[in-house]
RNA sequence: GGGGGAGUGCCCGAGUGGUUAAAGGGGCCUGGCUGUAAACCAGGUGGCUCUGCCUACAGAGGUUCGAAUCCUCUCUCCCCCA
Repeated sequence: GGGGGAGUGCCCGAGUGGUUAAAGGGGCCUGGCUGUAAACCAGGUGGCUCUGCCUACAGAGGUUCGAAUCCUCUCUCCCCCA
């Protein structure tokens, strides 16, 4: 230099046009159980003026009524070729 793949919440990881503030696991917080702890069980884990609204899936644009998902460029990482 050429080709291909990947980037999601604190971490891992699913989701690949609407049903999703986003499964599941871990971690963390609160409560239960326990003499204490561990294990186990339940709930919570973006924000707010909370039947709703706003923001968010590497960054910036675009398509669309609607984008984590499709397109373009950029950044980072991995693999193959040279």
Molecule: transfer RNA
Organism: Solirubrobacterales bacterium